[in-house]
Context: one part of a larger RNA
RNA sequence: GAACGAACGUUGGCGGCGUGGAUUAGGCAUGCAAGUCGUGCGUGAACGGGGCUUCGGCUCCUAGUAAAGCGGCGAACGGGUGAGUAACGCGUGGGGAAUCUGCCUUCAGGCGGGGGAUAACACUCCUAACGGAGUGCUAAUACCGCAUAACAUCUCUUGAUCGCAUGGUCGAGAGUUCAAAGCUGGCCCCUACUUGUAAGCUAGCACCUGAAGAUGAUCCCGCGUCCGAUUAGCUUGUUGGUGGGGUAAUGGCUCACCAAGGCAACUAUCGGUAGCUGGUCUGAGAGGAUGGUCAGCCACACUGGGACUGAGAUACGGCCCAGACUCCUACGGGAGGCAGCAGUCGAGAGGCUUCGGCAAUGGGGGAAACCCUGACCGAGCGACGCCGCGUGAAGGAUGAAGCAUUUAGGGGUGUAAACUUCUUUUCUAAGGGAAGAACCUUGACGAGGUGAACAAUCUCGGCGUUUGACGGUACCUUAGGAAUAAGCUCCGGCUAACUCCGUGCCAGCAGCCGCGGUAAUACGGGGGGAGCAAACGUUGUUC
Numbered sequence: 001g002a003a004c005g006a007a008c009g010u011u012g013g014c015g016g017c018g019u020g021g022a023u024u025a026g027g028c029a030u031g032c033a034a035g036u037c038g039u040g041c042g043u044g045a046a047c048g049g050g051g052c053u054u055c056g057g058c059u060c061c062u063a064g065u066a067a068a069g070c071g072g073c074g075a076a077c078g079g080g081u082g083a084g085u086a087a088c089g090c091g092u093g094g095g096g097a098a099u100c101u102g103c104c105u106u107c108a109g110g111c112g113g114g115g116g117a118u119a120a121c122a123c124u125c126c127u128a129a130c131g132g133a134g135u136g137c138u139a140a141u142a143c144c145g146c147a148u149a150a151c152a153u154c155u156c157u158u159g160a161u162c163g164c165a166u167g168g169u170c171g172a173g174a175g176u177u178c179a180a181a182g183c184u185g186g187c188c189c190c191u192a193c194u195u196g197u198a199a200g201c202u203a204g205c206a207c208c209u210g211a212a213g214a215u216g217a218u219c220c221c222g223c224g225u226c227c228g229a230u231u232a233g234c235u236u237g238u239u240g241g242u243g244g245g246g247u248a249a250u251g252g253c254u255c256a257c258c259a260a261g262g263c264a265a266c267u268a269u270c271g272g273u274a275g276c277u278g279g280u281c282u283g284a285g286a287g288g289a290u291g292g293u294c295a296g297c298c299a300c301a302c303u304g305g306g307a308c309u310g311a312g313a314u315a316c317g318g319c320c321c322a323g324a325c326u327c328c329u330a331c332g333g334g335a336g337g338c339a340g341c342a343g344u345c346g347a348g349a350g351g352c353u354u355c356g357g358c359a360a361u362g363g364g365g366g367a368a369a370c371c372c373u374g375a376c377c378g379a380g381c382g383a384c385g386c387c388g389c390g391u392g393a394a395g396g397a398u399g400a401a402g403c404a405u406u407u408a409g410g411g412g413u414g415u416a417a418a419c420u421u422c423u424u425u426u427c428u429a430a431g432g433g434a435a436g437a438a439c440c441u442u443g444a445c446g447a448g449g450u451g452a453a454c455a456a457u458c459u460c461g462g463c464g465u466u467u468g469a470c471g472g473u474a475c476c477u478u479a480g481g482a483a484u485a486a487g488c489u490c491c492g493g494c495u496a497a498c499u500c501c502g503u504g505c506c507a508g509c510a511g512c513c514g515c516g517g518u519a520a521u522a523c524g525g526g527g528g529g530a531g532c533a534a535a536c537g538u539u540g541u542u543c
């Protein structure tokens, strides 16, 4: 000198864009943060209102609504934090002839016929609560057989071809094993009953099998990745082999047996510290330091362990066990997990609102309308940072007053003020007023595909309709009036800027050198000056 997620002191007008729990991965009140689908399924209220009434009640609308329940998909994404980790964790470059992949896309084929349950519900019972037990009823795209079945699986035989060792790819034959589910709309061309309907036809969405793609994931390897030798030896599933098991898959991953290996001064092992990277800061560069915000990867979710479900699990807002802590309890037993968004207490020098909205972007569900979304978009708070603007402009005296100085003449503050003229960025008031909106949907058209069809559905096109939290904000116009707006540090040298008074090695200053013991440009105050400016200094840290 530059920089900072900064803090402290004094001061403080506005705007834009950023940014804001770095310490206790300490504890948490409260609300919200993951739901959705009735075009999968069976049930199904009430308040309120109307009518009737023998005042007991009945009935209609509310409404097949709300609501749970079964089932499907999602909940493994998104969001947070950096405790652990010195590791194939990360970065980079390769490999998988050792692998899996829901939803999505393309292609090929299929979707036949049956069965038994169970929740919800009703009744009974236990319990303080959480919750649970029994009996009875019922549905499905829930569950289970059967059929069919291959270019799928496995076994065997065989041919061709390729390679990088194990081997890979393609073809032929034989045997073996395995599947499915419906829903919605329309129609009468075909089939049935001959009216119109559905078991028929048709369209859309689902479902099943297989092949490929895409996406995502997983495994292996080379190289790189902090300090300590006052850590020199470490290792028994250890190193390798054979065989079994396990996995999507290779592998001591695991087990039995066999051999005795494997690593290390090219730093093993041990100890300390630490998430890694793109980047960021500094520097002419080389380098050094750093990893907050944003992006990629990893790890974690009160602490430790475990599996289940699933295409996929570190399963934050899932389950089980143990522990610590908090809460409830009828003392028998239960409930909980903010390192999600706000917020609270604590410790701390130190870091915000218990805000608005799904309008946009994106995500989940749904055929869709739509619903959900503290992701996100916005607003609020903080000079925390960067940038921009303003606090007026021009004229105005041999120069007011005041202050301060003096050699008492004067010099300084100083065109500074007053005063005159002007302007209105800001400000106040009034008026107008956005872009961000593209869709989706829906209406009537037009074209095309499927189709027996002029039905229905799908695709496309233009037209109409509809949607804004921010926000009556930004911005614009008009009116008013210099009106609302300047401080902080320094002045001995380094280092720009000098005098007076007070003090008298005292009080004090100080980054270094050093000032102060009676004329202190160095302490304190006044005047004056220098620098920066909505900031200026100090402290801390890095280069």
Base pairs, nucleotide, nucleotide: 001543002542003541004540006539007538008537009536010535013389014388015387016386017385018384019382020381026345027344028343030342031341032340035073036072037071040070041069043067048061049060050059051058052057080300081299082298089225090224091223092222093221094220095219096218099217100216104213105212106211107210108209109208110207112146114144115143121136122135123134124133125132126131152177154175155174156173157172158171159170160169161168162167182205183204184203185202186201187200191198192197193196226272227271228270233263234262235261238260239259240258241257242256243255244254245253275297276296277295278294279290280289281288282287302323303322304321305320306319325336326335327334328333353379355378356377357376361375362373363372364371365370392422393421394420395419402413403412405410427480428479429478430477431476432475436470442464443463445461446460447459448458449457450456487532488531489530490529491528492513493512494511498527499526500525501524502523508515509514
Background
Small-subunit ribosomal RNA, 5' domain from an uncultured prokaryote, 543 nucleotides, folded computationally. Its Rfam family is "Bacterial small subunit ribosomal RNA". Rfam links the family to the GO terms structural constituent of ribosome and ribosome. The full RNA is in RNAcentral, with records from ENA.